[in-house]
RNA sequence: CCCAGGUAAGGCGAUGGAGUCCGCUUUAAAACUGCCUUCCGGGCUGAUGACUCCUACCGAACU
Numbered sequence: 001c002c003c004a005g006g007u008a009a010g011g012c013g014a015u016g017g018a019g020u021c022c023g024c025u026u027u028a029a030a031a032c033u034g035c036c037u038u039c040c041g042g043g044c045u046g047a048u049g050a051c052u053c054c055u056a057c058c059g060a061a062c063u
Base pairs, nucleotide, nucleotide: 009026010025011024012023013022016054017053018052019051020050021049034044035043036042037041
């Protein structure tokens, strides 16, 4: 210097925050960065990886 493994910890999972669980990735880089389409123009769903709660946004009803 290179390669492999382990431990600890960190990071990530299409738009915010918290808790729990799951998955992925890592010694300095990776994990990650939605779908459709007549294609660089246009359109669609969703604040979750999943569950619960809060916030923002949207729709309906009542006062």